[in-house]
Parts: sequence; C1' cells; structure tokens
RNA sequence: UCCUUAUUAAGAGCAGCUGAGGGAACAGGCCCGUUGAAGCUCGGCAACCUACAUUUGCAAGGUGCUAAAUCCUGCGGUUUGACCGGAAGAUAAGGC
Repeated sequence: UCCUUAUUAAGAGCAGCUGAGGGAACAGGCCCGUUGAAGCUCGGCAACCUACAUUUGCAAGGUGCUAAAUCCUGCGGUUUGACCGGAAGAUAAGGC
C1' cells in the first nucleotide's frame, strides 16, 4: 500500500503553552475561530485488542477519540418528504 470483518445519530475541558486558521480530499452549501483556529501538554470520554476478574465487569497496558450525524449533499431506490442502501473516509482487530 492492498484485502477482510466490525463500528461510525451516544460520550468527553470555562485548564496551560502558542497565535490564524479550521471542519479528510474535490465541488456546492453551511458552520467554527482574536470571547483564541490548527498544533503540543495535561485532563477527560469510550471499551476494539491485551492483562485481570468471569458472561458481564474493570480501566492497568496498546490504540483511538474529545463542535455540529463522518456537519450536510454528490451514486442508486422508494418518491418530493424524509428514509433505505451504496461509494468514499475514519477507527480497531486480523491477513497478504
């Protein structure tokens, strides 16, 4: 890099440093941001894997996450009102 499987409407800071962008990519929207974006640290959430306890816990270790449904739409179906499915993305575990 690729493949498989599972999940993807829940949850999580009024902290410190820093200082202008950010919401994956493209397009169209819509938002967040000097009342502090991204990043780092700390805190927190969760429970995929491991450990421990045993059928559901724990939260020690490995990840992950911490505005808005994965912010919404993009393709198809039912059909004009939202649903359902798909694709793509993200995360975990496994495989080549």
This is a predicted structure of a 96-nucleotide RNA (SAM riboswitch aptamer (S box leader)). It matches the Rfam family "SAM riboswitch aptamer (S box leader)". Its family is annotated with regulation of gene expression in the Gene Ontology. Rfam describes the family as follows. The SAM riboswitch is found upstream of a number of genes which code for proteins involved in methionine or cysteine biosynthesis in Gram-positive bacteria. It was read from a public genome assembly, where an Rfam model found it.